A computed fold for a 541-nucleotide part of an RNA from Candidatus Fredericiella danica, annotated as large-subunit ribosomal RNA, domain I. It was read from a public genome assembly. Rfam family: Bacterial large subunit ribosomal RNA.

[in-house]
Context: one part of a larger RNA
RNA sequence: GGUGCACGGGGGAUGCCUUGGCAUUGAGCGCCGAUGAAGGACGUGUAGCGCUGCGAAAAGCGAUGGGGAACUGCGCUAGAGUGACGAUCCAUCGAUCUCCGAAUGGGGAAACCCGGCUAGGGGAAUGCCUAGUCAACGGCUGGUGAACACAUAGCCAGCACGUGGGGAACUCGGGGAACUGAAACAUCUAAGUACCCGGAGGAGAAGAAAUAAUUCCGUAAGUAGUGGCGAGCGAAAGCGGAGCAGCCCAAACCAGGAUGGCUUCGGCGAUUCUGGGGUUGUAGGACUGGUAGUAGAGGAAAGUUGGUAGUGGAACGGUAUUGGGAAAGCCGACCAGAGAGGGUGAAAGUCCCGUACAUAAAACCGACCCAACUCGACCAGGAUCCUGAGUACUGCGGGGCACGCUAACCCUGCGGGAAGCUGGGGGGCCCACCCUCCAAGGCUAAAUACGCUCAAUGACCGACAGUGAACCAGUACCGUGAGGGAAAGGUGAAAAGCACCCCUGUUAGGGGAGUGAAAUAGAACCUGAAACCGUGCACUU
Repeated sequence: GGUGCACGGGGGAUGCCUUGGCAUUGAGCGCCGAUGAAGGACGUGUAGCGCUGCGAAAAGCGAUGGGGAACUGCGCUAGAGUGACGAUCCAUCGAUCUCCGAAUGGGGAAACCCGGCUAGGGGAAUGCCUAGUCAACGGCUGGUGAACACAUAGCCAGCACGUGGGGAACUCGGGGAACUGAAACAUCUAAGUACCCGGAGGAGAAGAAAUAAUUCCGUAAGUAGUGGCGAGCGAAAGCGGAGCAGCCCAAACCAGGAUGGCUUCGGCGAUUCUGGGGUUGUAGGACUGGUAGUAGAGGAAAGUUGGUAGUGGAACGGUAUUGGGAAAGCCGACCAGAGAGGGUGAAAGUCCCGUACAUAAAACCGACCCAACUCGACCAGGAUCCUGAGUACUGCGGGGCACGCUAACCCUGCGGGAAGCUGGGGGGCCCACCCUCCAAGGCUAAAUACGCUCAAUGACCGACAGUGAACCAGUACCGUGAGGGAAAGGUGAAAAGCACCCCUGUUAGGGGAGUGAAAUAGAACCUGAAACCGUGCACUU
């Protein structure tokens, strides 16, 4: 040095476990903010570092309900206290709520500095203290008021009117890539994706036919098409479901107000404002002539129902079996609308929490129902009037439509530019016939998307997995910054967490003793693999 055996160190694999994740289903719910949000800073405890809670009224204050014996949140104790005159705790409604932050009196290097006005406090007086108030823009009301007569702009004041900022995903609109694919690359693709901006809300969008037939799912169908007819892109009708809901203006006409004009002083017509009227295509309405404020819609309190705390809830004992421990074994019973599940010193229907089932709300919230009241219907006639204009359409260009143009349809830049019901649009070039529909104004629930809460489930994970995060994690740490971003779970049934003694420089470590079923379970703590490092013995070079 090697091999073997035995025993260790080291290390943290494996097994078992789960406080945490992931996904799906069902039900319910969904905006917050100048009444100062989201998010923070700083405080706040008897002692108080962090987390949590709260705000100078500061782990809290008041009221109402629940509940019924312990309590003063967690890591973590001691002390001092609270509680059957009902605490702690749970729910609902209130009070308080420093400073920063849209931040809004002015400033500012956020959590700081400096003010004005009104009222009050204190003081000899100044400083000082307290409460309230003071940003901008828009709107409304009132006043004033130019060029320019009316007016308008402008200016001033008032207003418990609005806006501002935030929000993971979802939604609509305005902008809008490239890598990539085409085995290169330019049309094309990626893709109207990523990203930026704006708006809205619990949804948003769309939507009430000049048919693009509101929306969503399945199918039609990878079909018809489109396409350097390459790569690729890729419908719709129809059918089957989900859900269903319809309405309001502009105009004609009528009435009234204001302004200026004409006037034969009787009025007339013009512009504009307000109210009534009216809303469609088998045309409708005005207008003229006739009939019920009925159908229906919106809609308070009470009531019903659901949510936000809860409550009741069956039935087992023995054991001188094993064990540290019984829920196991053995013996004998019982309940079951409950033998889901979890816990208890191993494995419990009957020990505990629960489960099936039944039941409860002073307060706040949702839904249903709904009085008064408000809105609101129809027939006939066909002379006249009205029915959305720089619009439809068209030439050129661009975009959206699955459709890259031979290309209908929709949107649009530039130019041209109608008709008015004997009117106009569409039916995939175009023409005819036929059919169908009424543009150039607007609103609209549900079915849909996403999320949160509660409940349930899993041929989902089980600590290198599952969220980045089972643990004080968006932390430590890195970066000027935008940003990047970890590692880290397990003593034991119970701390019973080793009193006391010894070794030693030692609060290190160890040996006894003691606890415990176990201490090779001793906190570097379940199990404890391998690499790697040793000690002893045997054999051997």